[in-house]
RNA sequence: CGACGAGGAUCGCCGACGGGCCCGGUUUCGGUCGGGCGCCGUGGGAGGAAAGUCCGAGCUUCGCAGGGCAGGGUGCCGGGUAACGCCCGGGCAUCGGUCGGCGCGCACGCGGAUCGGUGACGGAAAGUGCAGCAGAGAGCAGACCGCCGAUGGCUCCGGCGACGGAGCACAGGUAAGGGUGAAAGGGUGCGGUAAGAGCGCACCGGGCCACUGGUAACAGGGGUCGCCAGGCAAACCCCACCCGAAGCAAGGCCAAAUAGGGGACGAGGAGUGGCCCGCUCCGCUCGAGUCCCGGGUAGGCUGCUCGAGGCCGGCGGCAACGUCGGUCCUAGAGAAAUGAUCCUCCCGCCCUUCGGGGCGGACAGAACUCGGCUUAGGUCGUCGA
Numbered sequence: 001c002g003a004c005g006a007g008g009a010u011c012g013c014c015g016a017c018g019g020g021c022c023c024g025g026u027u028u029c030g031g032u033c034g035g036g037c038g039c040c041g042u043g044g045g046a047g048g049a050a051a052g053u054c055c056g057a058g059c060u061u062c063g064c065a066g067g068g069c070a071g072g073g074u075g076c077c078g079g080g081u082a083a084c085g086c087c088c089g090g091g092c093a094u095c096g097g098u099c100g101g102c103g104c105g106c107a108c109g110c111g112g113a114u115c116g117g118u119g120a121c122g123g124a125a126a127g128u129g130c131a132g133c134a135g136a137g138a139g140c141a142g143a144c145c146g147c148c149g150a151u152g153g154c155u156c157c158g159g160c161g162a163c164g165g166a167g168c169a170c171a172g173g174u175a176a177g178g179g180u181g182a183a184a185g186g187g188u189g190c191g192g193u194a195a196g197a198g199c200g201c202a203c204c205g206g207g208c209c210a211c212u213g214g215u216a217a218c219a220g221g222g223g224u225c226g227c228c229a230g231g232c233a234a235a236c237c238c239c240a241c242c243c244g245a246a247g248c249a250a251g252g253c254c255a256a257a258u259a260g261g262g263g264a265c266g267a268g269g270a271g272u273g274g275c276c277c278g279c280u281c282c283g284c285u286c287g288a289g290u291c292c293c294g295g296g297u298a299g300g301c302u303g304c305u306c307g308a309g310g311c312c313g314g315c316g317g318c319a320a321c322g323u324c325g326g327u328c329c330u331a332g333a334g335a336a337a338u339g340a341u342c343c344u345c346c347c348g349c350c351c352u353u354c355g356g357g358g359c360g361g362a363c364a365g366a367a368c369u370c371g372g373c374u375u376a377g378g379u380c381g382u383c384g385a
Base pairs, nucleotide, nucleotide: 001381002380003379004378005345006344007343008342009341010340011339013045014044016042017041018040019039020037021036022035023034024033025032026031047363051374052373054372055371056370057369058368059247060246061245062244071243072242073241074240075239076090077089078088079087080086091121092119093118094117095116096115097114098113102111103110104109122238123237127236128235129232130231144178145177146174147173148172151171152170153168154167155166156165157164158163186204187203188202189201190200191199205227206225207224208223209222211220212219213218251302252301253300254299261293262292263291264290265289269286270285271284272283273282274281309328310327311326312325313324314323315322316321346361347360348359349358350357351356
């Protein structure tokens, strides 16, 4: 990186289509529409992770002048992609292997050489902060052991004296060596010194400057500076870039019964006004009832599976990937089906009287759809170091 058992039989489960039967509506009695079924038939029915829901998108609804703050994310360079925190290629760092070629003085050995693994890999010369234990000392460091005895001091000896010599290690000098630590303020060597120290020098390392190569990260040699500026940003922070929210229970369409809302008509009905009583007439309110409208619930349809799609081949590219041609479409449900047993074969292990026998074959399971990452898991196969 790839594959995840093969063939067959029987019995189930889910939904689709066709038929049969039953129920209801309608009917011009031919039919037609809708629903149901312990009925029959046909052909379908999980994965490489369907998982975690951790990133990135499509799609949908809502929101949105523009800018800023807050909050979150990403972080070497170049490329790929719809997009990404993913992938590819490169650089650097680090860890491990190797010595055929290259380099170091050759065969040994080592290496910025070569092969592979790993890396949240911007900034520590803006500021703030942190560092347990050990250790003398942990950040403009430090004298525990050690080293020294230049300078001062003390003792002794010599000298008339200035002073000289020896000793002590009290003051002191010293960062070579030891010791502590994850880390002790470049490394090795020579000079130098009382002993030491980039104090001086050579080489290596590092900072800065331009040059050369490279799209770039970066690399190379050169000049210059004795080195000033330790570590941690998966601590705050600074810099650059990116980010609206919610999710298919998104959303769209149709739409019953019952209750309630609005409107029209509305009896020879009820109330009331036109000064009072009666009648008539007119107006207003209520109003059974009839019809219409709209919202929402149950329910139904849709979104829904053909898509940034899979496979094969050509071409471009180191590659990720792109492009062209051919070819194939294979769950789409409703809180939810995809299973069990047996036979033969396959793979692994064990036993064997070599005929065979026994045991085992994982992790897990769709629900709007893709691209990734991560996690789970037992074998087998292929390629490479």